[in-house]
Record summary
A computed fold for a 73-nucleotide RNA from a Clostridia bacterium, annotated as transfer RNA. The sequence was found in a public genome assembly. NCBI's taxonomy places the organism under Bacteria, Bacillati, Bacillota, Clostridia.
RNA sequence: GGGGAUAUGGCUCAGCUGGUAGAGCGGUGCGUUCGCAAUGCACAGGCCAGCGGUUCGAAUCCCCUUAUCUCCA
Numbered sequence: 001g002g003g004g005a006u007a008u009g010g011c012u013c014a015g016c017u018g019g020u021a022g023a024g025c026g027g028u029g030c031g032u033u034c035g036c037a038a039u040g041c042a043c044a045g046g047c048c049a050g051c052g053g054u055u056c057g058a059a060u061c062c063c064c065u066u067a068u069c070u071c072c073a
Base pairs, nucleotide, nucleotide: 001072002071003070004069005068006067007066010025011024012023013022019056027043028042029041030040031039049065050064052062053061
C1' cells in the first nucleotide's frame, strides 16, 4: 500500500433483503427472609463508531473517515 471482517445500554450479543431498538448478565427499588443467598415483580440506562448522501422513512442502502482484528505484498 491492497483485500476482507467487526463497531448497537456498564459487559456479552440479537435485530428476519428500510417502517421509529431488544435479550441475558449487571445496576436500583419493592416483596419473600431474623439476616444473607436464591427467587418474583417493577424501574433506570443506548438514537446504533463519526460525517455526508439516497428515501415519505436509514442501525439496515451508497460515499468518505476513524478504531480493532485478519489475509496478501
It matches the Rfam family "tRNA". It is annotated as a transfer RNA. Its mean pLDDT, the model's own confidence on a scale to 100, is 81.